[in-house]
Molecule: THF (Tetrahydrofolate) riboswitch aptamer
RNA sequence: UACAGAGUAGGAGAGCGUGCGUAAAGUGCGGAUUGGACGGGGAGUUGCCAAUCCGACGAAAAGCGGUUACAACCGCUUGCGGUACCCUCUUCGCAUCCCGCUGAC
Numbered sequence: 001u002a003c004a005g006a007g008u009a010g011g012a013g014a015g016c017g018u019g020c021g022u023a024a025a026g027u028g029c030g031g032a033u034u035g036g037a038c039g040g041g042g043a044g045u046u047g048c049c050a051a052u053c054c055g056a057c058g059a060a061a062a063g064c065g066g067u068u069a070c071a072a073c074c075g076c077u078u079g080c081g082g083u084a085c086c087c088u089c090u091u092c093g094c095a096u097c098c099c100g101c102u103g104a105c
Stems, first nucleotide, its partner, number of pairs: 003103003010092006017085003020081003029055008040099004061078007
């Protein structure tokens, strides 16, 4: 000099548990604004994530019990939701650039 490799945040799937909603929030989709993160160091996107706002779309309840004059409310069970979070496992994984690390030559 050239070659190969390791490692982050995070994403996806499965399992367990605890919640939320089922009076429709959430999830998913589009747009705007602001902010953040992106292997050990530096830089960093038209990619990623979050918050707020706007818009479109849109759902699965059933049974039992309690209070009560009724309406209504509450609790439990079984479901349902591209539902939230914790933990475990599997898998993918620095957009990219420079340097570093490991291996062998």